[in-house]
Model confidence (mean pLDDT): 82 of 100. Predicted 3D model of a 105-nucleotide RNA (SAM riboswitch aptamer (S box leader)) from Candidatus Lloydiibacteriota. The RNAcentral record of the sequence draws on Ribocentre.

RNA sequence: CUUUUAUCGAGAGUGUGGAGUAGGGAAUUGGCCCGAUGAUACCACCAGCAACCACCUUUGGAGAGGACAGGUGCUAAAUCCAAACCCCUAUGGGGAAGAUGAAUG
Numbered sequence: 001c002u003u004u005u006a007u008c009g010a011g012a013g014u015g016u017g018g019a020g021u022a023g024g025g026a027a028u029u030g031g032c033c034c035g036a037u038g039a040u041a042c043c044a045c046c047a048g049c050a051a052c053c054a055c056c057u058u059u060g061g062a063g064a065g066g067a068c069a070g071g072u073g074c075u076a077a078a079u080c081c082a083a084a085c086c087c088c089u090a091u092g093g094g095g096a097a098g099a100u101g102a103a104u105g
Base pairs, nucleotide, nucleotide: 001105003103004102005101006100007099008098013046015045016044017043018042023034024033025032028083029082030081031080047075048074049073051072052071053070055066056065057064058063079097085095086094087093088092
């Protein structure tokens, strides 16, 4: 990186330091918000949350519960909101796309 699959309206940091510069919140459009009081992204440390795997219990099985924080992950706003693309049973719903985990090549 490809493919498959599950989840995505909950939860938890405007943390400290370093470095760095003008945009950033995935992608097109329109909003709205964050940002020179230095954001986003990067590195280190601390703190926290708890989805999957791992662990324990339970079930014929699917599944359910528990504990821990081990492997990842996450810690502004519903995947920030809506539209646009495709489909349908069409005041709505689904897909697609994206993120994360697990498995596989």